[in-house]
RNA sequence: UUCAAUCGCUUCUAGGGUUCCGGUUCAGCGUCACUGGUUUGAAUGCCUGGUCCAAGAGAAGCAGCUAGCCUCUGGGGCGAUCGUUUGCUCUUUUGCAGAUUGCCACGCUAGCCACACGGCGGGAUAAAAGCCCGGGAGAA
Numbered sequence: 001u002u003c004a005a006u007c008g009c010u011u012c013u014a015g016g017g018u019u020c021c022g023g024u025u026c027a028g029c030g031u032c033a034c035u036g037g038u039u040u041g042a043a044u045g046c047c048u049g050g051u052c053c054a055a056g057a058g059a060a061g062c063a064g065c066u067a068g069c070c071u072c073u074g075g076g077g078c079g080a081u082c083g084u085u086u087g088c089u090c091u092u093u094u095g096c097a098g099a100u101u102g103c104c105a106c107g108c109u110a111g112c113c114a115c116a117c118g119g120c121g122g123g124a125u126a127a128a129a130g131c132c133c134g135g136g137a138g139a140a
Base pairs, nucleotide, nucleotide: 006063008062009061010060011059012058015053016052020050021049022047023044024043025042026041027040028039029037064112065111066110067109068108069107076104077103078102079101080100081099082098087096088095115135117138121133122132123131
């Protein structure tokens, strides 16, 4: 903006930093000494990584919602009316099959659109980010 109808959830990715793990460096412990070490501490993310965070303008899946439908080769549940020869059953005016009709969704169909350039700055978390402020301010 459209407008009958989602700022939905989960998993992941671009990306992100450093709480934990790991790596690296230094020092200690241990050893006659050196190396190794199921060893201790400190530093380090311009350390590939694991854990962790993560997109309005990224992905997939699930759920939800709107309108309609009643089987589209044949459906499901609940209720109402008819139903005594058109059928079955019955002591019976009973019961069933069947027909019509209303409602429901556990069912089905179609859809829930289009577009989307975007700071500075601030916030949370351990910390940062395309997270949140924010489809903001602004721009065309």